Record summary: A computed fold for a 100-nucleotide RNA from Oceanobacillus halotolerans, annotated as Guanidine-I riboswitch aptamer. The sequence was found by an Rfam model in a public genome assembly. The model forms 100% of the base pairs in the Rfam consensus. Its mean pLDDT, the model's own confidence on a scale to 100, is 80. Taxonomically the source falls in Oceanobacillus (Bacteria, Bacillota, Bacilli, Caryophanales).
């Protein structure tokens, strides 16, 4: 310099805040309000380096007729900054810039 599936989608979790509910605290008493995330939580957002699954590549291996089935598929240190009509975040930029 270059090159590869370092692939696709759903449940989820670590994490993360506070629209909505819940709470809890004032007010008021009819239904409503107002402030608190320095409230466990429920909805909600959520991992390139986290979990399962499907599916889907790639090799082999067998079967057999148009495909089918079974086995294998490594690694991965990481910012500050900025972006989101609730916010924030391990979300996105971004397997980025660097590092090694």
């Nucleotide at each position: 310099a270059u090159u590869c599936a370092u692939g696709u989608u759903u449940u989820c979790u670590a994490g993360g805040g506070u629209u909505c509910c819940g709470c809890a605290a004032c007010a008021a008493u009819u239904a409503c309000g107002u402030u608190g995330g320095u409230c466990u939580g429920g909805u909600c957002c959520g991992a390139g380096a986290g979990a399962a699954a499907a599916c889907u590549c790639a090799u082999a291996g067998c079967a057999c007729a148009c495909u089918g089935c079974u086995a294998u598929g490594u690694c991965a240190c990481g910012g500050a900054g900025g972006g989101a009509a609730a916010a924030a975040a391990g979300c996105c930029c971004g397997g980025g810039a660097g590092a090694a």